RNA sequence: CUUAUCGAGAGUGGCUGAGGGUUGGGCCCGUUGAAGCCACAGCAACCGCCGGGGAUGGCUUUUAAGCUGUCGCGCGGGUGGUGCUAAGUCCCGCCUGGCGCGAGAGAUCGUGUCGGGGAAGAUAAG
Repeated sequence: CUUAUCGAGAGUGGCUGAGGGUUGGGCCCGUUGAAGCCACAGCAACCGCCGGGGAUGGCUUUUAAGCUGUCGCGCGGGUGGUGCUAAGUCCCGCCUGGCGCGAGAGAUCGUGUCGGGGAAGAUAAG
């Protein structure tokens, strides 16, 4: 940089000691112990692996069957490589639609709420 996913899921102990949730705002978590490191446990199923099933081709071959190549799968396992284990990626931010309310003569603006898109971020694979 590209692609996919991001409302689910899963924590205890030890060391240590004040921060953490990317950024701004909000709102939270934290001395009943933050972040970090270590140990063990767990979650998940992105990649690899094993199994199953499907499509399609080749070979052997007497029917039937066997072997094998390629490509898929809302499938199973959880062995390997990562990842993850407060809150929707905690919420909002930029653009936009519906509805409610308020302001305004009006155009329109503000605000609340429910959506859509984007940006940013995280993880995986390349």
Model confidence (mean pLDDT): 83 of 100. Predicted 3D model of a 126-nucleotide RNA (SAM riboswitch aptamer (S box leader)) from a soil metagenome.